[in-house]
C1' cells in the first nucleotide's frame, strides 16, 4: 500500500423568535378553613423534556389481581452438546463436537433412528427381517430352472473400502491393512470429550422444525392490572293515625322535599418515574459478570407534550444556481432477541506485495 475478519462509538452543531408538557419558587385573584389550613386557576421566573433501535410485541422477569394447605400424577406447552453468568431467559460467556475458510475468523433447532409406528415424488429389478433388470456361472438343443451382490444401469440415498486367498462363478466366505460401530482398559479433563490400546466380522441407510421415547422447565390474566375518592339516575331506611301503654306486625292516609345508607356509572386521584439505575475508577474472573468506592438525577403525557420558522456552519450530490441531510418517535418499568438505518469515526487482528 492492497485485500479482508472481528468489536465498539456517534448518528447533525450554534444562535434568534414564537409555541407545548412536567417539576420547583414566590405573586395575583377565587372557593374553603380556627389557621396562608387546604383545593384548583392565571401570569412570571427557573429547570427538565425521545431512541439506538423508543419499533416488532417474539422470549424472560419485576409489579398487581384471581386460584392455591403441602405434595404427587395425568394432559398440554416449551427447552435440548458441556460448564458457567444472571432476578430470569429460548439471552450472554467460555469450551467440546461436526462443517467452511490459506488465515484472522465464521456457521450449527447440536438428546435418542441397535424401543416401537410411519414416510420417501420421479427413476429403478429392489427404498429395508431385502431384492435378480442387464451381466457372470452351472444344468439344458432350447424354453427355462438354480446359484451369484464382484461388474453395469437408476436414484438425493443401494447394505463398508483396497489387496490377496478362495470358488463353477461369486460373496467378510477367510486373511492383512484402513474406516466405522458396540463393549472394554489406561491416561488427561469439573464436564461435553480427547489420546493410546484390547475384544467382537458386528458393518446396523435417511427422516424426530413426523408420531414417539428420554431429561429438565412451566398455575391463569395483565397497568384497559389493581387501589382510593365519587356527580347523576335507580335502590333501601327515616313520616302520621288506628289495633295497643311500649317493641314487632297488620291496616289506612301521605307519597313531595330533606337527611342518611350501601353499591359504584361518568369523572377524578393513584399505580407513575430512585432504581436488578447511569458514568468513572479499583479489585477478582480467560470471559459473560460480580464486589467496593466516588459521582450524577436523567421525559412522564392521557383530544396523549417533546414542535415550527429564520440565519450561519458541517456533510453528500451538482460546473453553478440549488437540492438533499437516514431509520424512526416514549405510553407501567426492566433484561434480551429480531428487524429498519444516509453517513462519519475508533480499536484489535489476518493474508499478500514492496521498501528499509
Nucleotide at each position: 500500500c492492497g485485500a479482508g475478519u472481528c468489536g465498539g462509538u456517534c448518528g447533525g452543531a450554534u444562535g434568534a423568535u414564537c409555541g407545548c408538557g412536567g417539576g420547583c419558587a414566590g405573586c395575583u385573584g377565587g372557593c374553603u378553613u380556627u389557621a396562608u389550613u387546604g383545593c384548583g386557576a392565571g401570569a412570571u421566573g427557573u429547570u427538565c423534556g425521545a431512541g439506538g433501535a423508543a419499533a416488532g410485541u417474539c422470549c424472560g422477569g419485576a409489579c398487581u389481581c384471581c386460584a392455591u394447605a403441602g405434595g404427587g400424577c395425568a394432559a398440554g406447552a416449551g427447552u435440548g452438546g458441556u460448564g458457567g453468568a444472571u432476578a430470569a431467559c429460548g439471552u450472554c460467556c467460555a469450551c467440546c463436537u461436526g462443517g467452511g475458510g490459506c488465515g484472522a475468523c465464521c456457521c450449527a433447532c447440536g438428546g435418542g433412528a441397535a424401543a416401537g409406528u410411519g414416510c420417501a415424488a420421479c427413476a429403478g429389478a429392489a427404498a429395508g427381517u431385502a431384492a435378480a433388470c442387464c451381466g457372470c456361472c452351472u444344468a439344458g438343443c432350447a424354453a427355462u430352472a438354480g446359484g451369484u451382490a464382484a461388474g453395469g444401469g437408476u436414484g438425493a440415498a443401494a447394505c463398508g473400502g483396497u489387496g490377496a486367498g478362495g470358488u463353477a462363478a461369486g460373496a467378510g466366505c477367510u486373511c492383512a491393512c484402513c474406516a466405522g460401530u458396540a463393549c472394554u482398559u489406561a491416561u488427561g479433563g469439573c464436564g461435553a470429550c480427547a489420546u493410546a490400546g484390547g475384544u467382537a466380522g458386528c458393518u446396523a441407510g435417511g427422516u424426530a422444525a413426523a408420531c414417539c421415547c428420554c431429561a429438565c422447565u412451566c398455575g391463569g390474566a395483565g397497568c384497559a392490572a389493581g387501589a382510593c375518592c365519587a356527580a347523576g339516575u335507580a335502590g333501601c331506611a327515616g313520616g302520621u293515625g288506628a289495633c295497643u301503654g311500649c317493641c314487632c306486625g297488620u291496616c289506612a292516609c301521605a307519597c313531595g322535599c330533606c337527611u342518611g345508607c350501601a353499591g359504584g356509572u361518568a369523572g377524578g386521584u393513584u399505580g407513575c418515574a430512585a432504581c436488578a439505575g447511569g458514568u468513572u475508577g479499583u479489585u477478582g474472573g480467560u470471559a459473560a459478570c460480580a464486589a467496593c468506592a466516588a459521582u450524577c438525577g436523567c421525559a412522564g403525557a392521557u383530544g396523549g407534550a417533546u414542535g415550527a420558522u429564520c440565519a450561519u456552519c458541517g456533510c453528500g450530490c451538482g460546473c453553478a444556481a440549488g437540492c438533499g441531510u437516514a431509520c424512526a418517535g416514549a405510553a407501567u418499568c426492566c433484561g434480551g432477541c429480531u428487524u429498519a438505518c444516509a453517513g462519519a469515526c475508533c480499536g484489535a487482528c489476518u493474508c499478500g506485495u514492496c521498501u528499509c

This is a predicted structure of a 356-nucleotide RNA (Bacterial RNase P class A) from a Candidatus Nanopelagicales bacterium. Lineage of the source: Bacteria > Bacillati > Actinomycetota > Actinomycetes > Candidatus Nanopelagicales. Rfam family: Bacterial RNase P class A. The family's RNA type in Rfam is ribozyme. Rfam describes the family as follows. Ribonuclease P (RNase P) is a ubiquitous endoribonuclease, found in archaea, bacteria and eukarya as well as chloroplasts and mitochondria. The coordinates come from a structure-prediction model, not an experiment, and the mean pLDDT is 76.